[in-house]
Context: one part of a larger RNA
Formats: sequence, structure tokens, C1' cells
RNA sequence: GUAUUGUUAAGGAACUCGGCAAAAUGACUCCGUAACUUCGGGAGAAGGAGUGCCCCCUUCCGGGGGGGCCGCAGAGAACUGGUCCAAGCAACUGUUUAGCAAAAACACAGGUUUAUGCAAAACCGCAAGGUGAAGUAUAUGAGCUGACGCCUGCCCGGUGCUGGAAGGUUAAGGGGAGUGCUCAGGAGAAAUCCGAAGGUGCAAACUUAAGCCCCAGUAAACGGCGGCCGUAACUAUAACGGUCCUAAGGUAGCGAAAUUCCUUGUCGGGUAAGUUCCGACCCGCACGAAAGGCGUAAUGAUUUGGACGCUGUCUCGACAAUACAUCCG
Repeated sequence: GUAUUGUUAAGGAACUCGGCAAAAUGACUCCGUAACUUCGGGAGAAGGAGUGCCCCCUUCCGGGGGGGCCGCAGAGAACUGGUCCAAGCAACUGUUUAGCAAAAACACAGGUUUAUGCAAAACCGCAAGGUGAAGUAUAUGAGCUGACGCCUGCCCGGUGCUGGAAGGUUAAGGGGAGUGCUCAGGAGAAAUCCGAAGGUGCAAACUUAAGCCCCAGUAAACGGCGGCCGUAACUAUAACGGUCCUAAGGUAGCGAAAUUCCUUGUCGGGUAAGUUCCGACCCGCACGAAAGGCGUAAUGAUUUGGACGCUGUCUCGACAAUACAUCCG
């Protein structure tokens, strides 16, 4: 000096990003126990008292009552919850990045949409075959949401999906008007021209499906949910009016929020002093209703703020033990 450990005057979180670490609490019996609550909980809430040994009564174990004795100390060691208040998130128990993340992420019961009538849909496989399922719509697959309570507004113009079929468009195929080449033959002095049947090409009209266009429905489908100007007898503000645009212009609830840039917004609370925290306000840069909205008892090695207790975290260090390093021999 390092590691591990013990003790420490006075103070007691002044340390620090943060009480990290340590200290403290602790067993059993009895008393007693708040808000809130889904009436189960919360709860070991909180808070308080007792505990050794000997003698007596009781058949033993155990229990009860009384009396006495000793120490600084009786759950004498060891083992062995710190507690409370407020808020965010997630209902909960559970699951996860084997080896930097355990969480607010995943799952979940519940909700809802959608597909599927059984040789089911969906999935694996070239196929045979298999899973689904030795199941049958109270079933199975897929998507979203995520206990419970109160709720879940408006928009179908775009995209998607479902349904429709009058019209438009539309492939191969069918169809074959017409036409090219070839050539027997014919014409001609020749060059060349004409050219049947057959063969072989090109090919118009017409016919013809789904799809698309089109017409409806559908948002717990993908998604979306305005601007400007004026107006009240102080001022300010605007219940009100005008106008433009849109498919429709954000409803309830919440709101400087895990979302607020400006921002340490403003006011109130807590502190002597508070960029955090709690309660409000609303000017929501850029909340908002199953990518759910707002509440919510219980739960949490969750996140944030505060209080009591407690302490070497600190003021500010000190001393001691063990081990190692180092130095001397």
C1' cells in the first nucleotide's frame, strides 16, 4: 500500500447521479393496528409488552398461577423482516437477451374481428402422406387488444377486404373476309405476264373468362379527424357571426405528461434554500379513445420524490486483526 474484517468521540446523508455500501430491524407469545378496498385484502400494517434459572400446584408432554435468585446484559451465541407517505408504469403468479439489459418488453385470463360445415380452413411435403384431430363452430386457425370498473365519438374520399353484375376494356382459343409464296397450264419473238387444284404463310370482322374501370358495404380493416376574419356598456376574452376548404374536421376523458420545443412555463405545497417531486392551470411545438382512453384495490429484486429509524457514506479521519505486496536481516 492492497484485500477481507472489527471498533470509533461529537454530528447524523452534510456523502453521492442516487443512502451505493454499511448500520439498523429481526425468533416466539400477547395486546393492538389507519387510509383505501374488487370486502378477499391492506396486515407481520403501524405501535407496544413479555422471555433466564430455581421452588410450589397439575400423572407425563404441555399448559397455568405464585414466590424467590444472579448478572452490565436472559430470543445472553448462531440463525433471524427496517418501516411509513406520495406518484409513474404494468392488473396479477409467470417469461426473456446461456456470456454487459429482468424491465414499463413478452406472456396472460378476459375483450373483439376474421376464416373454416369436415376430404374444414390453416400449415409441412415434388408426391405419397402428415399436423389440425382420433377434434366438429361452446371447435380449430389467424390478427389486434390485454384483469376489473366507466367507456370506446366523427370520417368509407384514398388503400385494402367483402358483395354485385348492366355497360366499357381485356388473353389464349374459336373464326376466317381478304391476301402473299409455290406451281400444272395459258399468252408472248423474247423479257415477262396471267394462273386452277394442292401445299404453305399472313390475317380483318365476329365470339370469349377472371381481372381492371364501375356500383354498394365495411374503421376493435390500413388509416384520417382544418384555416382566416370580426364581435359583449373599462380592459381582456369571445358564448355569437361571416367566409374558404374537406371524406370528416378530435367527442368523452386526460393534459408542461415515459408525450411540452420555448421551459427551471405560471400558481400552490413540501425545504432555510427544490432544473427533481406532489396538487392545479391549459397557450396539447407534437394526448386521445382496443398501435385502446381514463380510473383502479392487490402485486413488483420495477422507476421517481419525501419522512422516521439507523449508521465511518460524509465532516475527517483514527486504531486494531488476518492475508498478500514492499523493506531489513
A computed fold for a 329-nucleotide part of an RNA from a mouse gut metagenome, annotated as large-subunit ribosomal RNA, domain IV. The RNAcentral record of the full RNA draws on MGnify. The coordinates come from a structure-prediction model, not an experiment, and the mean pLDDT is 87.